[in-house]
RNA sequence: GGGGCCGUAGUCUAGCUUGGUAGGAUUCACCCUUGGGGUGGGUGCGACCCGGGUUCAAAUCCUGGCGGCCCCA
Numbered sequence: 001g002g003g004g005c006c007g008u009a010g011u012c013u014a015g016c017u018u019g020g021u022a023g024g025a026u027u028c029a030c031c032c033u034u035g036g037g038g039u040g041g042g043u044g045c046g047a048c049c050c051g052g053g054u055u056c057a058a059a060u061c062c063u064g065g066c067g068g069c070c071c072c073a
Stems, first nucleotide, its partner, number of pairs: 001072007010026004020056001028044005049065005
């Protein structure tokens, strides 16, 4: 320098193909259960890497960056 894949809560991840309320697990806080703790159950907080474009509407499509991994040179 060229090519491919990926980027979503503190952590792991679904959703992207087929645009329409961002879901689950875990962590954390509180509550229930217990004599107390653990386990279990319930409630709550918390996220789409950045810019631009298309669209009534973008995590999703297009485009330019940034970052990570891999391959070629």

A computed fold for a 73-nucleotide RNA from a Candidatus Woesearchaeota archaeon, annotated as transfer RNA. Its Rfam family is "tRNA". The prediction has a mean pLDDT of 83.